[in-house]
RNA sequence: GUGGUGGAGUGUGACGGUCGCGGCUCGUGGUUCACGAGUCGAGGAAAGUCCGAGCUCCGUAGGGUAGACUGCCAGGUAACGCCUGGGCGUCGUAAGGCGACGGAAAGGGCCACAGAAAACAAACCGCCCGCCAAUGGCGGGUAAGGGUGAAAAGGUGGGGUAAGAGCCCACCGCAUACCCUGGCAACAGGGUGUGGCACGGUAACCCCCAGUCGGAGCAAGGCCAAAUAGGCGGCGAGGCUCGACCCGGGCCGUUCGAGUCGCGGGUAGGCCGCAAGAGGUGGCGGGUGACCGUCAUCCCAGAUAGAUGACCGUCCGGGUGCCGAAAGCACCUGAACAGAACUCGGCUUACUGCUCCGCCACCCCU
Numbered sequence: 001g002u003g004g005u006g007g008a009g010u011g012u013g014a015c016g017g018u019c020g021c022g023g024c025u026c027g028u029g030g031u032u033c034a035c036g037a038g039u040c041g042a043g044g045a046a047a048g049u050c051c052g053a054g055c056u057c058c059g060u061a062g063g064g065u066a067g068a069c070u071g072c073c074a075g076g077u078a079a080c081g082c083c084u085g086g087g088c089g090u091c092g093u094a095a096g097g098c099g100a101c102g103g104a105a106a107g108g109g110c111c112a113c114a115g116a117a118a119a120c121a122a123a124c125c126g127c128c129c130g131c132c133a134a135u136g137g138c139g140g141g142u143a144a145g146g147g148u149g150a151a152a153a154g155g156u157g158g159g160g161u162a163a164g165a166g167c168c169c170a171c172c173g174c175a176u177a178c179c180c181u182g183g184c185a186a187c188a189g190g191g192u193g194u195g196g197c198a199c200g201g202u203a204a205c206c207c208c209c210a211g212u213c214g215g216a217g218c219a220a221g222g223c224c225a226a227a228u229a230g231g232c233g234g235c236g237a238g239g240c241u242c243g244a245c246c247c248g249g250g251c252c253g254u255u256c257g258a259g260u261c262g263c264g265g266g267u268a269g270g271c272c273g274c275a276a277g278a279g280g281u282g283g284c285g286g287g288u289g290a291c292c293g294u295c296a297u298c299c300c301a302g303a304u305a306g307a308u309g310a311c312c313g314u315c316c317g318g319g320u321g322c323c324g325a326a327a328g329c330a331c332c333u334g335a336a337c338a339g340a341a342c343u344c345g346g347c348u349u350a351c352u353g354c355u356c357c358g359c360c361a362c363c364c365c366u
Stems, first nucleotide, its partner, number of pairs: 001362010013315007021041009043337001047348002050346005055217004067213005072086005087101001088099004102208002107206002109202003124146002126142007154172006173197001174195009221272004231263005238252005279298008316334007
């Protein structure tokens, strides 16, 4: 220098001004409101709601079945299906990426296309043997060679045979049992015996094995509490009305109780839950790391039809043009994905521009 690989940060920039919106505090006036001042006011994913928790209510002797999820080892954590480190497999020259990574000799199912055959195997070509009407045909043997396929019953060499074949043998590989060494472990390396090798793949198909799991969710749940209707209890013979008073009427009642007082449940509405937390930032210490400990410091949205915005100026960043380049000038631009609604820890998905760091391969120069 070129190409690659892994990660971190930021995320409609900074400052000043003008106007506007929501929460809280204070002040002024006022019944729930208005005005003024101060202060705080979206995200890295607030998203999907896929996991794990807190919190709340309901359920619950114990065990089992069904169902769902998970599946190498060790550690981290409140917990996890997450994270870290390691092992193994696989892809890559490498850095590094990916892996539901228990079981296919318990059983069932499936395996497109191609191919003769896709599984208690199989004969298309070839090879060998026999027969015949003989450049061929038929029958038999053969899985060593060719061809098909993602996949065809271990590899090399020798013996053996009509030709062949773990048919036999040696070595390698494999399976199984035991042992040794290293490691907490997964596992790795090695040794001895046995077995000619044992039945292709697929379990993110059923299934088997092992482990985990009660349900619903802040519209959880709790508190205060009208109007109207109904319920219960007490009192009760009157009550209401024709504008007021008198007369005189009307309506509803006096066993089916008008009216009135009280109690209790629920609704509208309001309050709490609900913003100090498995909290943020920084230092120090421990650890390879995830993370942990300790000290200091900070308070950092809480709406309820849902606030968090707009404009101007200066600077800064990016782009384009002028220019041989730099400097300078001019113009454009501040984008994408998205937007809190009980709260955390993760995962996944979406995404513009910029900045920074580690590592690998190749080439060139010294």

The RNA shown here (Bacterial RNase P class A) has 366 nucleotides and comes from a Myxococcota bacterium.
Model confidence (mean pLDDT): 76 of 100.
Its Rfam family is "Bacterial RNase P class A". Rfam links the family to the GO terms tRNA processing, ribonuclease P activity and dimeric ribonuclease P complex. Rfam classes the family as a ribozyme. Rfam's curators write: Ribonuclease P (RNase P) is a ubiquitous endoribonuclease, found in archaea, bacteria and eukarya as well as chloroplasts and mitochondria.
The sequence is in RNAcentral, with records from ENA.
The gene name in the source record is rnpB.